The RNA shown here (Fluoride riboswitch aptamer (crcB RNA motif)) has 61 nucleotides and comes from Perlabentimonas gracilis. The source organism's lineage runs through Bacteria, Pseudomonadati, Bacteroidota, Tenuifilaceae and Perlabentimonas. The sequence was found by an Rfam model in a public genome assembly. Rfam family: Fluoride riboswitch aptamer (crcB RNA motif). Gene Ontology terms of the family: positive regulation of gene expression and response to fluoride.
RNA sequence: GCUACCUCUGGCUAUGGGGCUAGCCAUAAACCGCUUACAUGCUAAUGGCUCCUGCAACAAU
Numbered sequence: 001g002c003u004a005c006c007u008c009u010g011g012c013u014a015u016g017g018g019g020c021u022a023g024c025c026a027u028a029a030a031c032c033g034c035u036u037a038c039a040u041g042c043u044a045a046u047g048g049c050u051c052c053u054g055c056a057a058c059a060a061u
Base pairs, nucleotide, nucleotide: 009026010025011024012023013022016052017051018050019049020048021047033042034041
């Protein structure tokens, strides 16, 4: 110096924040939704669970 592995730590998982958890990546990567891939098109605030905020629909007071 190169390669592989382990630990710690950090980052990422299609629109916000917190907690828990799963996976992936780590000196470049993990990652960057769907459709007939056209658009005045469509779904969704999660990878999953939950709480808050925002948006939409319905009902009650």